[in-house]
The RNA shown here (c-di-GMP-I riboswitch aptamer) has 76 nucleotides and comes from a Planctomycetaceae bacterium. The sequence was found by an Rfam model in a public genome assembly. The prediction has a mean pLDDT of 90.

RNA sequence: CCUCGACAAAGGCAAACCGGUCGCGAGGCCGGGACGCAAAGCUAUGGGUCUCAUUCGAGAUCGCCAAGUUGCCGAA
Repeated sequence: CCUCGACAAAGGCAAACCGGUCGCGAGGCCGGGACGCAAAGCUAUGGGUCUCAUUCGAGAUCGCCAAGUUGCCGAA
């Protein structure tokens, strides 16, 4: 350095639900809250699913799968 992922260490993120707020909507953001996560960091690139229009199309979801890219630690 690459792979890999420990009854290791330091930490990190935050599902459902609740309150507020934005949006036609899927859903997003803020606060509370933890189901879980070795990338549950980022990217809408390829699929899937969802929404609005129902003609072209435009959006959402990265905690659905894959891919790209960045990253903490160092046991076996």

Its Rfam family is "c-di-GMP-I riboswitch aptamer". About the family: GEMM was predicted in a large-scale screen for bacterial structured RNA regulatory elements.